[in-house]
């Protein structure tokens, strides 16, 4: 150079084939409950999806280039 897999709140992962206002579980953070901590309930907050173009009424999501991690092969 080639081939595959991948990039999504703080962390891990779904969602993508089949385009329609982004969701899970841990964590944060405030209530509750407890003599008190954990545990447990209840609720916020925070991400417009690796970057750009393009298709389209509408892109995470489809085409293109490009960066980037990981693995095959040489």
């Nucleotide at each position: 150079c080639g081939c595959g897999g991948g990039g999504u709140g703080g962390a891990g992962c779904a969602g993508c084939c089949u385009g329609g206002u982004a969701g899970c579980u841990c964590g944060u953070u405030a209530g509750g409950c407890u003599c008190a901590u954990a545990a447990c309930c209840u609720a916020a907050a925070g991400g417009c999806c690796g970057c750009a173009a393009g298709u389209u009424c509408a892109a995470a999501u489809c085409u293109u280039g490009c960066c980037c991690c990981c693995g095959c092969a040489a």